This is a predicted structure of a 1436-nucleotide RNA (small-subunit ribosomal RNA) from an uncultured Bacillota bacterium. It matches the Rfam family "Bacterial small subunit ribosomal RNA". Rfam links the family to the GO terms ribosome and structural constituent of ribosome. The coordinates come from a structure-prediction model, not an experiment, and the mean pLDDT is 85.
[in-house]
């Protein structure tokens, strides 16, 4: 885009079209085919006339009765024509069909034209009347009668038959009019007209034949007996096996016969750029059918929809004896179905039948009705109108939007409503439609808008609700608490009397590719050759004209389509003319090309001749090395095997070694991307037989060629059969190991097999994953075989054939291919069409079997796949780094205690942190407070903020009461002020406060980590179809993407480094609180003096590979050296690129959303965070002699201090108390310890170790019970150096020693700092861990904590097998055999003709026969359904 549509929601009007696609299921009722009296006899009914009678009276009228075919007419009947058309349906039919084009052996009523006739007779029969049977349908008998009904005779221009002599065969009259003439008075006769017979021609219609075309599947490959042909006969309108007799053995088929399943065909319709694809409703042509099957009759025409006969099924009537029926005509009913209309009007028009006509009939047809089913047109108003109303929705609360939309004002009148007029269709009559179309007038905006969508594709967005629920979904997908995707609302978009959904078909789809695709790796080259049919085919010439090109003619119906016009107001629709219908046929012309015929040629192909190469094949024979076995000798304890072992062999003598022998199999070196072969494949040597290729030559043939469906042959390994053989090796198997296991990898054995002969199998990653052939299209460099040239032994040049590598053009999705094409062309064959199911099932063929070959479907998924890219990963590779390992030192893990966590417990043990990167973490310090938790008691505008109002100063002794806060009582009592008010307290109402409640996966900010690792990117350019690459890779070098060189790259940014702080050296400035060399002084740098020194803290200097030498690319740099306080970033710190981990934190803070609001908020007391069978992390103290204890003596630094640090002195064993000098600090405050010296202890659970516990004290603080720290005395636990494992550290470092600070009333073994003493080791980068760069593989991309395979268990789905069972279909054989044609017969009957008659001819019935539907029997075929059980498959 489309539609005979259906469904959901909605619905104003008109025009034009179409309307059972399903049950070819069954049908009530009515109608759909009659007509002609001008063919006939007639007269039942109707009307008229006439006659007769009766009654009434108006005396010639009315009514009634009877008679009369006299007239109009006419039921039934005889007869004619028509019921073969029109109308319906699509069951059957793959060709007796249809379409296109031809053909000759035919018929044709009515119609047209021509010719010739129409004379004279006869016998019946229906109707009717009578009798009679039956329920009915329907008959039977007797009698009468007519014809355009029927039958002879006569005639015969045509006609038919013929032996050419001849023979045969027709007819009907009717009606109207009529002058003369005739008449039996009926008429004859004449004329007009309608009919009749014969025949010829035409037209129309019908029948037959031929060619081509007209769907599926080969898992249907063979079919056929009147079958194919002939002769003769019969039959037909006609040809013909159409039928029969005889004869022959043919006919069809891979160009698809036969069988199966499906289907009416065409003009056309839909779609498409076209070619095509799909369809076959309406309209038109053809065919077939009429309840199912069969059959004929009549007729011009039928094997007949509204005819006949028979059989079957069904329905109805019945008096049970018997009858009737056929909507796939129009309406209508039931049923089926998602679904399809009125039991309408009219013959007015068009057409049909009959008729001379009038006319009658016509569910054909013309109209109307129903339903938005479709196409087309119109309307639901128009103009103005801002306070941008109200309401709704959203909101950043300002506003925005709905929105000029509405209201309101003015106006119009299409459709609708009412009134009036009123057609064409019929040029006279006749109008169903219809008082319709149309026209005029009136009235009033009044009666007339919905549906779908709004994540992308795809035009259109917000709010609320919901919370992987409910739901949506065409594909991708949406929904797990902020959903533009669900539902609702507002808004918006689209279409509009419709809109959406579902179904169908085409397109997009070049996704079956003729136009117009492919096959190295995506699906796809047959395993290979030979070759049949077929397809294709070299050069020259002549000819032909099948293909081909052109002209003409016929046909290609109409409608449809297109173009130009016309008519309905337009359009849809209707209509005139033209074009087209790409086709078929006939005929003429042309002869280039293809084909046919003929002749010639040699370039393709083949033969001959001469050569050389070769694991080409087959058979026979021969050989040596090795292995194993046997025999014998020597000889002794192991051998063998592995990562290491064991099984195994061996003292009965192995292994080793020497000699001899046997057997089987395979052929080292040569050996080479070397050779040969069609492929598989072929490897010692010799002989015989044999195939092919190559080179040279140019004698011969003369297109003999290429490909190749079927077919035939060959075909590795394994396997199978029969018979041999069997050394080594070796499936199965056994044992030993390995392992969690090990039906494996490893080892020791070992059977089929491997070998030979013969026969099967017929497959492989049978691969170059690349079919064969021919021609053309740059090169370079190897190699194998030959030939020519070349100083003829070189090199080299040329050429043919094979085999490799690199590479240009070109091709390719890329990778790659590239004269050995995957390039450019041609020919032929094979194959492919998403993944799985599945190379499976069933069927067929082959096979001994294994199995091979051919080869689906249901179902299921939205992917499967190729090549390349960037990452990540690898028990891949290369290079490099790091306390990463190694080398060392000290530890942890064992003990006790401290502290944190888990777990458990609890009313509560508040919360968070969770591998590294949680666990002495948030917490730089939980007795109350903190505090968030629990229990109990209270408050409700609140403990805290802002706003409004009112009142009052605020405030505070005291008493009662409570666990405490609250509460009650009572007393005192009145702030500041610029006089406006402000502060403070209490009260009232509501807006609101408040929340350590939830979400760190809604967030900001902050932080951790990889990692102080050297990386991460950009612009321009270039390359690539692209993702991307290049730069950033490479060679060096560095701590470093640091630097140098090179390079299709050139530059730049964030990182690195440097700049900053500190420390190490020094100069200068400044000397107080610091220092003291000189002078003076003191107990003392205490003081004067001084600022040289130390020190302090400002400003400078200094280090840059700067210098020298070696190495290195004349580089970067590196090694060594000098100088220097310091040397190669001097040491330390701060500084953390792009990013990763939905890393951590809503409990620092901030914050969206959600939740609570007399409570999840606030206050108070007490308790808890400190619990304790246990487990883990981090520390402290130890286990001792490098030590403990006692005594003595020396040397720091960083810091802190006013509610503070606190001196001297005094008291106390001590913690501490008292005291109060000094100090807001270079000024005052504080014994540094280890070390060193001396003494003691003597290796022990100790003079080690200090836990635990008791007693007595001290300090802080309202308060040390839960639950602080310290002191003294006493007590004196575990522990004697720590399993597996694991941590830190490379120099002023580890280790060890003490000191200070923050927090803090008090509380440190923690944390952050400070100095003192002060080591050991690093060969090196194989390994572990982490990281960087390059490269490689990848089926990973949430990225190896990835992905993913199979069994088993469960659920569901489709499917195969299956003992069987049920049914359908088409055949075969036989039985029975209706109706009926045909044939036979002469039993019965018989009007016309013949005959004087008897009788005959002919006919009917009967009987018999052939054929013959339905039915029956039998065995098979084929296709379906069901089926216990069972097999695999798919999904979860």
């Nucleotide at each position: 885009a489309u539609u005979g549509a259906a469904c959901g929601c909605u619905g104003g009007c008109g025009g034009c079209a179409g309307g059972c696609c399903u049950a070819g299921c069954a049908c009530a009722u009515g109608c759909a085919a009659g007509u002609c009296g001008a063919g006939c006899g007639g007269c039942a009914g109707c009307g008229g006339g006439a006659a007769a009678g009766u009654a009434g009276c108006u005396u010639g009228c009315u009514a009634c009765u009877u008679u009369u075919g006299c007239c109009g007419g006419c039921g039934a009947g005889c007869g004619g024509c028509g019921g073969a058309c029109g109308g319906g349906u699509g069951a059957g039919u793959a060709a007796u069909g249809c379409c296109u084009g031809g053909g000759g052996a035919u018929c044709u009523g009515c119609c047209c034209a021509g010719u010739c006739g129409a004379g004279g007779g006869g016998g019946a029969u229906a109707a009717c009347a009578g009798u009679u049977g039956g329920a009915a349908a329907c008959g039977a008998c007797u009698g009468c009668u007519a014809a355009u009904a029927c039958c002879g005779c006569a005639u015969a221009c045509g006609c038919c038959c013929u032996a050419c002599g001849g023979g045969g065969g027709a007819a009907a009259g009717g009606a109207g009019g009529g002058g003369a003439c005739c008449u039996u008075c009926g008429g004859g006769c004449c004329u007009u007209u309608c009919g009749c017979g014969a025949u010829u021609g035409g037209a129309u219609g019908a029948a037959c034949c031929c060619a081509g075309g007209u769907g599926g599947g080969a898992u249907u490959a063979g079919c056929u007996a009147g079958u194919u042909g002939g002769u003769g006969a019969g039959g037909u309108a006609a040809c013909g096996g159409c039928u029969c007799a005889c004869c022959a053995a043919g006919g069809c088929c891979a160009c698809g016969a036969u069988g199966c399943g499906u289907a009416g065909c065409c003009g056309a319709c839909c779609u498409g750029a076209g070619a095509g694809g799909g369809u076959g409703a309406u309209c038109g042509g053809c065919c077939a059918c009429a309840u199912u099957g069969g059959a004929a009759c009549u007729g011009a025409g039928a094997c007949a929809c509204g005819g006949u006969c028979c059989a079957g099924a069904c329905u109805c009537c019945u008096a049970c004896g018997g009858g009737a029926g056929g909507c796939a005509g129009c309406a209508g009913u039931g049923g089926g179905g998602a679904a399809u209309a009125u039991u309408g009007c009219a013959c007015a028009a068009u057409g049909g039948g009959c008729g001379a006509a009038a006319g009658c009939c016509u569910g054909a047809u013309g109209c109307a009705g129903c339903a938005a089913c479709g196409c087309c047109g119109c309307g639901u108003g128009g103009a103005g109108g801002a306070u941008g109303a109200a309401g709704g929705c959203c909101u950043u609360c300002g506003g925005g939007u709905u929105g000029u939309a509405a209201a309101c004002u003015c106006u119009u009148g299409u459709c609708u409503u009412c009134u009036g007029g009123g057609a064409c269709g019929a040029u006279a009559a006749u109008g169903a439609c219809g008082g319709u179309a149309c026209c005029a007038g009136a009235g009033g905006a009044g009666g007339a808008a919905g549906c779908c969508a709004c994540g992308g594709c795809u035009a259109a967005c917000u709010a609320c609700g919901u919370g992987c629920c409910a739901g949506c979904a065409g594909c991708c997908g949406c929904g797990g608490u902020a959903a533009u995707a669900c539902g609702u609302a507002g808004g918006u978009g689209g279409c509009a009397a419709g809109c959406g959904u579902u179904g169908u078909c085409c397109g997009g789809a070049u996704u079956u590719a003729c136009u117009g695709g492919g096959c190295g790796u995506a699906a796809a080259g047959g395993a290979u050759g030979c070759g049949u049919a077929g397809g294709c085919g070299g050069a020259u010439a002549u000819u032909u004209a099948a293909g081909u090109g052109g002209g003409a003619u016929g046909u290609g119906a109409a409608a449809u389509a297109c173009c130009c016009g016309g008519g309905c107001u337009c359009a849809a629709c209707c209509u005139g003319g033209g074009u087209g219908c790409u086709g078929c046929a006939u005929u003429c012309c042309a002869a280039a090309c293809u084909g046919g015929a003929u002749a010639u040629c040699u370039a393709g192909a083949g033969u001959g001749c001469g050569g050389g190469a070769g694991a080409g094949g087959a058979a026979a024979g021969u050989g040596g090395a090795a292995u194993u076995c046997c025999u014998a000798g020597u000889g002794u304890a192991g051998c063998g095997g592995u990562g290491a072992a064991a099984u195994g062999c061996g003292u009965a003598g192995a292994g080793a070694u020497u000699a001899g022998g046997a057997a089987g199999a395979a052929c080292a070196c040569c050996a080479g991307u070397g050779g040969c072969g069609a492929a598989g494949g072929c490897g010692a040597c010799u002989u015989u037989c044999u195939g092919g290729a190559c080179c040279g030559u140019a004698a011969c043939u003369g297109a003999c060629g290429c490909u190749g469906a079927g077919g035939c042959a060959u075909g590795a390994a394994a396997g199978c059969g029969u018979g041999g053989g069997g050394a080594g090796c070796a499936a199965a198997c056994a044992g030993g190991a390995u392992u969690a296991g090990a039906u494996a990898c490893c080892c020791u054995g070992g059977u089929a097999g491997u070998c030979c002969a013969c026969g099967c199998c017929g497959u492989a990653a049978a691969c170059g994953a690349u079919g064969a052939a021919u021609a053309c299209u740059a090169g370079g460099u190897g190699u194998a075989g030959g030939a020519g040239g070349g100083u003829c032994c070189a090199a080299c040049c040329u050429u043919c054939u094979g085999u490799g590598c690199c590479g240009u053009c070109g091709u390719u999705a890329a990778c790659a291919c590239a004269u050995u094409a995957a390039g450019u062309a041609u020919u032929c064959c094979g194959c492919c069409u998403g993944g799985g199911g599945a190379g499976u099932a069933c069927g067929g063929u082959c096979g001994c079997a294994a199995g091979a070959u051919u080869a689906a479907a249901a179902c299921u998924c939205a992917a499967a796949g190729g090549a390349a890219u960037u990452g990540a990963c690898g028990g891949g590779g290369g290079c490099c780094c790091g306390c990463a390992c190694a080398a060392g030192c000290a530890g942890c893990g064992g003990a006790g205690c401290a502290u944190g966590u888990g777990g458990u417990u609890u009313a509560a043990u508040u919360c968070g942190a969770a591998g590294c990167a949680a666990c002495g973490c948030g917490a730089a310090g939980a007795a109350c407070c903190u505090u968030a938790c629990c229990u109990a008691g209270a408050c409700u505008u609140g403990a805290c903020a802002u706003c409004u109002c009112c009142u009052g100063a605020a405030u505070u002794a005291c008493c009662c009461g409570u666990a405490a806060c609250u509460g009650g009582g009572g007393a005192a009592g009145c702030u500041c002020u610029u006089c406006g008010g402000a502060g403070c307290a209490g009260g009232a109402a509501g807006a609101c406060a408040g929340g350590u409640g939830g979400u760190g996966c809604a967030u900001g900010g902050u932080u951790g980590u990889c990692g102080u690792c050297a990386g991460c990117u950009c612009g321009u350019g270039u390359c690539g179809u692209g993702a991307g690459a290049u730069g950033u890779u490479g060679g060096g070098u560095u701590a470093a993407g640091u630097c140098c060189c090179g390079c299709a790259a050139c530059g730049a940014g964030c990182g690195c480094a440097a700049c900053c702080c500190u420390u190490a050296u020094u100069g200068u400035u400044a000397g107080u609180u610091g220092c003291u060399a000189c002078c003076a002084u003191u107990a003392a740098g205490u003081u004067g003096a001084g600022c040289a020194c130390u020190c302090u803290a400002g400003c400078g200097a200094g280090a840059c590979u700067g210098c020298c030498g070696g190495g290195g690319u004349u580089a970067a740099c590196u090694c060594g050296g000098a100088g220097g306080a310091a040397g190669g970033u001097g040491g330390g710190g701060a500084u953390g690129a792009c990013g990763u981990c939905a890393a951590a934190u809503c409990a620092u803070c901030a914050u969206g959303c959600c939740c609570c609001u007399u409570a999840u908020g606030u206050c108070u007391a007490g308790g808890g965070c400190u619990a304790c069978a246990c487990a883990c992390g981090u520390g402290c103290u130890a286990c001792a002699a490098u030590g403990g204890c006692g005594a003595g003596u020396a040397c720091a630094a960083c810091a802190a201090g006013a509610g503070g640090c606190u001196a001297a002195g005094c008291c106390g064993c001590g913690a501490g108390g008292u005291g109060g000098a000094g100090c807001a600090a270079a000024a005052c405050u504080g014994u540094a310890a280890a070390a060193c010296u001396c003494g003691u202890c003597c290796c022990a659970g100790u003079u080690c170790g200090g836990a635990u516990u008791g007693u007595a004290g001290g300090c802080u603080g309202a308060a040390a019970c839960u639950c602080g720290c310290c002191u003294a005395c006493a007590u004196g636990a575990a522990g004697c150096c720590g399993g597996a494992g694991u941590u830190g550290c490379u120099a002023g470092u580890a280790a060890u020693c003490g000191c200070g600070a923050a927090u803090c009333a008090g509380c440190a073994u923690g944390u952050c700092g400070c100095g003192g003493u002060g080591a050991a080791u690093a060969c090196g980068u194989u390994c572990c861990c982490g990281g960087g760069c390059c490269u490689u593989g990848u089926a990973c991309a949430c990225a190896c904590c990835g992905c993913c395979c199979g069994u088993c268990a469960c659920a569901c789905c489709a499917u195969g097998a299956g003992a069987g069972u049920u049914g359908g279909c088409a055949a075969u054989a036989c039985c029975c055999g209706a109706a009926g044609u045909c044939c036979g017969u002469a039993g019965u009957c018989u009007a016309a003709c013949c005959g004087c008659a008897a009788g005959g001819a002919g006919g009917a019935c009967g009987c018999g026969g052939c054929c013959g539907a339905a039915g029956g029997u039998a065995g098979g075929g084929u296709c379906a359904g069901c089926g216990a059980u069972u097999g695999g498959g798919g999904u979860g």